[in-house]
RNA sequence: AACGAACGCUGGCGGCAGGCUUAACACAUGCAAGUCGAACGGAUAGCAAUAUCAGUGGCAGACGGGUGCGUAACGCGUGGGAACCUACCUAUUGGUGUGGAAUAACCACUAGAAAUGGUGGCUAAUACCGCAUAAGCCCUAAGGGGGAAAGAUUUAUCGCCGAUAGAUGGGCCCGCGUUGGAUUAGCUAGUUGGUGAGGUAAUGGCUCACCAAGGCGAUGAUCCAUAGCUGGUCUGAGAGGAUGAUCAGCCACACUGGAACUGAGACACGGUCCAGACUCCUACGGGAGGCAGCAGUGGGGAAUCUUGUGCAAUGGGCGAAAGCCUGACACAGCCAUGCCGCGUGAGUGAUGAAGGCCUUCGGGUUGUAAAGCUCUUUUGGCGGGGAAGAUGAUGACGGUACCCGCAGAAUAAGCCACGGCAAACUUCGUGCCAGCAGCCGCGGUAAUACGAAGGUGGCUAGCGUUGUUCGGAAUUACUGGCGUAAAGGGCGCGUAGGCGGUUUGUUAAGUUAGAGGUGAAAUCCCAAGGCUCAACCUUGGAAUUGCCUUUACUACUGGCAGGCUAGAGCUUGUGAGAGGAUAACGGAAUAUCCAGUGUAGAGGUAAAAUUUACAGAUAUUGGAUGGAACAUCGGUGGCGAAGGCGGUUAUCUGGUGCAUAGCUGACGCUAAGGCGCGAAAGCGUGGGGAGCAAACAGGAUUAGAUACCCUGGUAGUCCACGCUGUAAACGAUGUAUGCUAGUUGUUGGGGGCUUGACCCUCAGUAAGCGACGCUAACGCAGUAAGCAUACCGCCUGGGAAGUACGGUCGCAAGAUUAAAACUCAAAGGAAUUGACGGGGGCCCGCACAAGCGGUGGAGUAUGUGGUUUAAUUCGACGCAACGCGAAGAACCUUACCAACCUUUGUAUCCCUGGUGGGGGGUAUGGAGACACGCCCUUUCGGUUCGGCCGGUCAGGAGACAGGUGCUGCAUGGCUGUCGUCAGCUCGUGUCGUGAGAUGUUGGGUUAAGUCCCGCAACGAGCGCAACCCUCGCCCUUAGUUGCCACCAUUUAGUUGGGCACUCUAGGGGAACUGCCGAUGAUAAGUCGGAGGAAGGCGGGGAUGACGUCAAGUCCUCAUGGCCUUUAUAGGUUGGGCUACACACGUACUACAAUGGCGGUGACAAUGGGUCGCAAAGGCAGUGAGCCCGAGCUAAUCCUAUAAAAACCGUCUCAGUUCAGAUUGCACUCUGCAACUCGAGUGCAUGAAGUUGGAAUCGCUAGUAAUCGCUAAUCAGCAGGUAGCGGUGAAUACGUUCCCGGGCCUUGUACACACCGCCCGUCAAGCCAUGGAAGUUGGUUCCGCCUUAAGUCGGUUUCGCGAACCUUUAUUGGACGCGCCCGACCACGGCAGGGUCAAUGACUGGGGCUAAGUCGUAACAAGGUAGCCGUAGGGGAACCUGC
Repeated sequence: AACGAACGCUGGCGGCAGGCUUAACACAUGCAAGUCGAACGGAUAGCAAUAUCAGUGGCAGACGGGUGCGUAACGCGUGGGAACCUACCUAUUGGUGUGGAAUAACCACUAGAAAUGGUGGCUAAUACCGCAUAAGCCCUAAGGGGGAAAGAUUUAUCGCCGAUAGAUGGGCCCGCGUUGGAUUAGCUAGUUGGUGAGGUAAUGGCUCACCAAGGCGAUGAUCCAUAGCUGGUCUGAGAGGAUGAUCAGCCACACUGGAACUGAGACACGGUCCAGACUCCUACGGGAGGCAGCAGUGGGGAAUCUUGUGCAAUGGGCGAAAGCCUGACACAGCCAUGCCGCGUGAGUGAUGAAGGCCUUCGGGUUGUAAAGCUCUUUUGGCGGGGAAGAUGAUGACGGUACCCGCAGAAUAAGCCACGGCAAACUUCGUGCCAGCAGCCGCGGUAAUACGAAGGUGGCUAGCGUUGUUCGGAAUUACUGGCGUAAAGGGCGCGUAGGCGGUUUGUUAAGUUAGAGGUGAAAUCCCAAGGCUCAACCUUGGAAUUGCCUUUACUACUGGCAGGCUAGAGCUUGUGAGAGGAUAACGGAAUAUCCAGUGUAGAGGUAAAAUUUACAGAUAUUGGAUGGAACAUCGGUGGCGAAGGCGGUUAUCUGGUGCAUAGCUGACGCUAAGGCGCGAAAGCGUGGGGAGCAAACAGGAUUAGAUACCCUGGUAGUCCACGCUGUAAACGAUGUAUGCUAGUUGUUGGGGGCUUGACCCUCAGUAAGCGACGCUAACGCAGUAAGCAUACCGCCUGGGAAGUACGGUCGCAAGAUUAAAACUCAAAGGAAUUGACGGGGGCCCGCACAAGCGGUGGAGUAUGUGGUUUAAUUCGACGCAACGCGAAGAACCUUACCAACCUUUGUAUCCCUGGUGGGGGGUAUGGAGACACGCCCUUUCGGUUCGGCCGGUCAGGAGACAGGUGCUGCAUGGCUGUCGUCAGCUCGUGUCGUGAGAUGUUGGGUUAAGUCCCGCAACGAGCGCAACCCUCGCCCUUAGUUGCCACCAUUUAGUUGGGCACUCUAGGGGAACUGCCGAUGAUAAGUCGGAGGAAGGCGGGGAUGACGUCAAGUCCUCAUGGCCUUUAUAGGUUGGGCUACACACGUACUACAAUGGCGGUGACAAUGGGUCGCAAAGGCAGUGAGCCCGAGCUAAUCCUAUAAAAACCGUCUCAGUUCAGAUUGCACUCUGCAACUCGAGUGCAUGAAGUUGGAAUCGCUAGUAAUCGCUAAUCAGCAGGUAGCGGUGAAUACGUUCCCGGGCCUUGUACACACCGCCCGUCAAGCCAUGGAAGUUGGUUCCGCCUUAAGUCGGUUUCGCGAACCUUUAUUGGACGCGCCCGACCACGGCAGGGUCAAUGACUGGGGCUAAGUCGUAACAAGGUAGCCGUAGGGGAACCUGC
């Protein structure tokens, strides 16, 4: 795009078309073929004219109408042909004379239920039969013979007969074209041909007799399946593909099968006979029927109409005609089934009305849409007029088409879609549910994809869905392919076939051109015309690309004939070679055996063991035997068609190169079938057997180990003969020929000179390079995958499957040929970016190593899990949760639990009322919140003096508040982590079809993508570094609360004085590989040195690129959505977060002598302090503390004695003078409050613990370790955290390994990215399918039997018979019919095959299916590289041998 369509929703009108695609299933009822009295006799009615009726007779029932069963065929289409017929029609010609015998109707009788008859009698004809005639006709033996006719009525025709010709229609024959299957390869006996005969309208094996043995077939016979064919129709740019409704031509059929009769024509849809099935009637004896005609019924089906009107028109039959008949036809009816046309109103109309929907609440949109106002009347309604179609009459349609008038916007809009493809978006509901879906795919709480609504888009009396066909589809290609995507046969020889060098002549088959015939009409196209337009119709033209005939040309192809030598081959000369076959020979090595020497192990592995050895191994020396294979040479070397071929020699033998140019003269190329060769494994028979080695055994490994490893070991490997016929049989690249830049290596020849790393040339070869060109890219590139030609083979999504069935081959294994059902939306190639690897290279990091100290063991603290509980609130979970949020849970905090209270509430707005507003004291009830009183004090602020304004309180109403409720997977913000790792990108340019690449890679170098050099790149950005803070040195400014060298002074920098120093805090300087040397490319830089407080980033901090982890947080805050609103909100008391069998993390304290204890005025820094730090002093305190309280709003005072260290003393290796848990008693402090549940003190008590398994953590210098101090939080509470200083080490060879990271490269079947992907058995469910003892049905074949009707032949004994002949008008003859006989034959029967389908206990594999079992075979070197063929073995993937 289309449709004979169907279904869903909807539906105003008209025109023109169309309407059982299924059951060629069965059919009630009516109609569809009659007509002629001018062929004939009769009957009935009528007075008659006449009319009607049945019968005889004629013509027509072979047309028209229906259907598509069958048919793969001369059936159809197209074009030819000769051996034919043709009623009615036309033309021409010649006739039409004379006789005869019957019969239906009718009458009578009679059988039967009926259908239908029977007997006897009467009668006519254009019915039937003779005779005559014969122009022409037919037969002939060439003499001759044969055969016609019909009249009718009126006066003119219509008929009749013979013949000829035509027209029309038909029969027959031939060329070409006409579906699929080879898993159908052979078929055929009247078969093929001949002669003769028969038969037919006619040719012919059409039929028969005889003779011959032919005929068809890979150019597809036969068989099977399917199918009416065509003009055309649909589609398509075309070529094609699909189709064969309506209309038209042909064919076939008429319940199924068979058969003939009549006839011009039939083997006959509405005729006959027989058989069969079915239906109906019946008096059971017997009969009747055939809608695939028009309507209609049932049935089937998704589905297809009225039992209508009329012969008015067109056409047909009969008739002289009037006319009759006509379900052909013309019309009407039903149906949106299709095509076409028209309408459902037009103009104006903005407070952009109301309502709906959305909303950021402002508004937007529906939307000029509506309403309103002004018009119009197509259509429909009513009224009036009223055709053409009809040449003389006649109109079913039909009071129809059409025309006029009237009223009135009146009677008239739906369907589908809105994620992308593909025009059109929002809200609500739902929550992987319900559902959608053509493909991709939507839906798991914010769905433009489901459902609804609003809006929008598209089409419109339709719209959408389904089905089918073509297109898109270059997914069958004439117009494509085959290295890697599917696809080159394993290789050759060669038959048919296809194709074929150069030249001359000839021919004219192909080709080309002209002409003629045909190619039906309709359709398509063009033009014109007619319906108001269109659809539709009419006329004309063009076209019909085809076939046939004929003429012409001869370039090309072909045929025939002749020549040529460039292809091909032969001859001659000379080469190279693991080419093949056979035989002989050789040495090294392994193994075994014998002998000698010799002694304890040998062998084997990652390590072992099995094994072997004191009965003498291994080792070593000498000798012997036997089999297999041939080191070095040896090579991107050679040979062969491929498989393949390797010691040496001999014999036989194939192919091939080069040179020369003698010979043949296209002898060529390819190659379906066919034939041959064909690795390894395997099979058969017979040998052989050293080594190796499937199977097998043992030892190991392992969770297991039917494996990898080891020790043994049989087939086999070897030989001969035969079979098998496959491989990743690969260059994954068929063979042959020609053409198309170069260059390098090498093998074998030849030539040249200037003798060389030389030049020319032929034939090979290459893990070579490369231009053009090709390719999806990779790549190929004179050895093409380039440009062409010829021929062959093969491919057409993945799986099922190279499987099943069938066939062929094979001893078997199996090979070859080779599907389908079903299932999936992919499978695959090449390349790209990542990620990953038990791949590689380079590099870094407390990553390892080297060291120091810990954790893991104990007790306690603290966090977590678990458990418990009314509650033990919540979050955080590898690193990157677990002394984390929490810089501090007794109440509060607090979110949890129990109980008890409150309900517009702690905010804002509005209304009403009050101004008792604030403070203090106090009583009662209660656990308290709170409720309710009393007393005292002052009586809210402003004021224009107005309860005017503001504030505040109470009450009311609703808008709302509130939520530590949910979603961190809706979010913002913030944070962690890779990682302070060195990376991440962009613009322009260039390269690539593209994804992308380049830059950013490379050579150096660095802490660094830091810098240098090079480079199709040149630049730039975010990161790095630097800029910032701090520590380290110096200078300068300033000296109080800081400092004190000098001068005084004091117990004391205490005071005067001073500001040099320290210090404080402002500003500057200083370090840059700057200098020297070495090294490096003279670069960047690196190493060493000098100077310097500091040296190569001087130490530390802050600073965290693009991104990753849906990482963490809705309980900091903010926030969308959801949920809650007398509760999930708010308040209070008490409890809980502090529980305790246990497990884990992080810490503290220890286990002691480098120590504990006691004593003794050593030395800091960062900080903090007025609701505070608090000195000195005091106390009846041992102490925690208490009392009083100076000073300090801080370089001033306080906190505040730093501790370890050092010195003196003691303890002496013990569960201790170690360790301090636990517990008892008595206290202190904070605080409403210390029971659950704080910290501290004193006395007493004195647990585990004696240095910690596997494992694991931190740290590279002022670091680890160790020692104390301060601060935040805080009423109180630190073993935690954040800071501060004191003392102060050891070690780093180095980068093999573990972990993490960066760059480059490689492989990949991964991309959720290895925590990936993925294979097979087993178990479960579902589905289709193969096998199968059989069972059932269809179809077909061969043989035989039977044979209806009928036809043909025969017989004339028998029966019957009018015509002619004969006769005595009895009969006889001829002839006919019947019976009978024979042949053929439908249906039927018997027996046996083939084939197709259905079904079948059981059984085989296959496919599919969110979360089953076992392993881990493959993808990375996939952890034993994988794969192919073959063989054996094994739960399974698989393993092992060759």
Molecule: small-subunit ribosomal RNA
Organism: uncultured bacterium